[in-house]
RNA sequence: CUACUAGGGGUGCCGAAAUGGCUGAGAUUGACCCUUUGAACCUGAUCUAGUUUGGACUAGCGUAGGGAAGUAGUUUA
Repeated sequence: CUACUAGGGGUGCCGAAAUGGCUGAGAUUGACCCUUUGAACCUGAUCUAGUUUGGACUAGCGUAGGGAAGUAGUUUA
């Protein structure tokens, strides 16, 4: 790094509504992401600054505290 099995996680904002619009891997049904080399995800948070029609949209917070594994193979040192 890949595969198999098992497990963990999120699903928001705008719009009267729409098979609509925004960001994203993914915005609730079958996909996506992550599994200790752990920012997948949660708490802090009705947080702070910026941006936007609006929203974790961007950055900080974050060398913070938590958070779910085994086998086999390949490659490199």

The prediction has a mean pLDDT of 80. TPP riboswitch aptamer (THI element) from uncultured Sporosarcina sp., 77 nucleotides, folded computationally. Lineage of the source: Bacteria > Bacillota > Caryophanales > Caryophanaceae > Sporosarcina. Its Rfam family is "TPP riboswitch aptamer (THI element)". From the family's description: Vitamin B(1) in its active form thiamin pyrophosphate (TPP) is an essential coenzyme that is synthesised by coupling of pyrimidine and thiazole moieties in bacteria. The family has 115 seed sequences and 16,130 matches in Rfam 15.1. RNAcentral holds the sequence, with entries from MGnify.